About this RNA:
Model confidence (mean pLDDT): 76 of 100. This is a predicted structure of a 304-nucleotide RNA (Bacterial RNase P class A) from a Paludibacteraceae bacterium. A source record names the gene rnpB. Of the family's consensus pairs, 97% are formed in the model. It matches the Rfam family "Bacterial RNase P class A". Rfam classes the family as a ribozyme. Rfam describes the family as follows. Ribonuclease P (RNase P) is a ubiquitous endoribonuclease, found in archaea, bacteria and eukarya as well as chloroplasts and mitochondria.

RNA sequence: AAAGUAGGUCGGUCUAUCGCGCCGCAAGGUGAGGAAAGUCCGGGCAGCAAAGAGCACCGUAGCGGUUAACGGCCGUCAGGCAGCAAUGUUUGGUCACUGCUACAGAGACGAGUAAUGUGAAACGAGCACACUGCGGGCUGCAAUUCCAAGUAAACCGGCGUUUGAGCGUUGCUCGCGUGAGUCGGAGGGUAGGAAGCGAGAGAGACACAUGGCAACAUGCGCUCCGAGAUUAAUGAUAGACACCAUACGAGGUACAACGUACAAUUGAAUGGCACAGAACCCGGCUUAUAGACCUGCUUUUUUU
Numbered sequence: 001a002a003a004g005u006a007g008g009u010c011g012g013u014c015u016a017u018c019g020c021g022c023c024g025c026a027a028g029g030u031g032a033g034g035a036a037a038g039u040c041c042g043g044g045c046a047g048c049a050a051a052g053a054g055c056a057c058c059g060u061a062g063c064g065g066u067u068a069a070c071g072g073c074c075g076u077c078a079g080g081c082a083g084c085a086a087u088g089u090u091u092g093g094u095c096a097c098u099g100c101u102a103c104a105g106a107g108a109c110g111a112g113u114a115a116u117g118u119g120a121a122a123c124g125a126g127c128a129c130a131c132u133g134c135g136g137g138c139u140g141c142a143a144u145u146c147c148a149a150g151u152a153a154a155c156c157g158g159c160g161u162u163u164g165a166g167c168g169u170u171g172c173u174c175g176c177g178u179g180a181g182u183c184g185g186a187g188g189g190u191a192g193g194a195a196g197c198g199a200g201a202g203a204g205a206c207a208c209a210u211g212g213c214a215a216c217a218u219g220c221g222c223u224c225c226g227a228g229a230u231u232a233a234u235g236a237u238a239g240a241c242a243c244c245a246u247a248c249g250a251g252g253u254a255c256a257a258c259g260u261a262c263a264a265u266u267g268a269a270u271g272g273c274a275c276a277g278a279a280c281c282c283g284g285c286u287u288a289u290a291g292a293c294c295u296g297c298u299u300u301u302u303u304u
Stems, first nucleotide, its partner, number of pairs: 001300010012241007020031004033275001037286002040284005045140004052174004057136005062076005077092006093131002098128004108118002111116001144195004155185005166178004200225001202224003206221001208219004243272004248267003252262004
């Protein structure tokens, strides 16, 4: 230098005018993302006996670690596959019980000239629907709590009132709680607001120290907390800069020159500038993404 491989960072900036949500008496302040997405895992939080028992069910699977937790992440072992390599990818508890599969329509039985029919193991092997370890109680912010407003506490029928109906609670059985209503019919009323909801398992590829190969943990210091809608705001227009692409011009280098070629210079022009849009919050995973930048490693070639 070329090709490859693994990973990381960013994902426009500024100005003017107009417009929108929230806060504020006003002046003014503040207002999307790396994925806000898919809702696939895990947790916080809330309600149900502070969260109970059994059965059923679901998830997971080499080994070790990490974490609030995980199916995530880190390290590591063995086998297969791709690659010269870096590396990528895939598989990984057990077979004692139960069941299934192949071995296998064998042997045997009955009928028959025959085709064929009935019918079933063992050792060893593989597998899950079996077993083992670990994890999971259920429902999700439309959870949940409070306020306001309003009606028909009437009518008809069934069941029930301590011999306990019905309701709540996890799929079932219990258990627990509640305890005079409840179900159906035909009708009537209401359909608004607030809290939950933004400062905590806080965040930082910030610094230092300690432990660890690492993920990560502990201590100390520093910096920062930046939306809160509910017909649901976070935008539009114009200009400048930056970036990318295209062809052109200028200068540069190479050859003696015309001219041609080259590149990591420069000028103006034209075009382009992605994926996408919070709704209780957080940690992950997966998927989408124009373009720019950085780092480790491998192979090949050249130079010293």

Taxonomically the source falls in Paludibacteraceae (Bacteria, Pseudomonadati, Bacteroidia, Bacteroidales).